[in-house]
Molecule: Fluoride riboswitch aptamer (crcB RNA motif)
Organism: Acidobacterium sp.
RNA sequence: UGUCGAAUCGGUGUUGGAGUCCACCUCAACCGCUCACUGGGCAGAUGACUCCUGCAAGCUU
Numbered sequence: 001u002g003u004c005g006a007a008u009c010g011g012u013g014u015u016g017g018a019g020u021c022c023a024c025c026u027c028a029a030c031c032g033c034u035c036a037c038u039g040g041g042c043a044g045a046u047g048a049c050u051c052c053u054g055c056a057a058g059c060u061u
Stems, first nucleotide, its partner, number of pairs: 010025004016052006032042004
C1' cells in the first nucleotide's frame, strides 16, 4: 500500500416527518412499472406495520 474477515459508526430501501421491525451497502446499497417508445398509460407519501402532515376520490352534516 492492497486484499479478505470481524466489530463499531454511518448510509440506503421511487415524493415529507416520527416510532418499531426487516433487508441491503462500505462509495456501494439505491435511483417505480408498462406500451405501439423523440410519444403515451398506471400504482403509491410505508421495504413492512402504525401515527402525523400534504395531495386525490366518494359519502354525510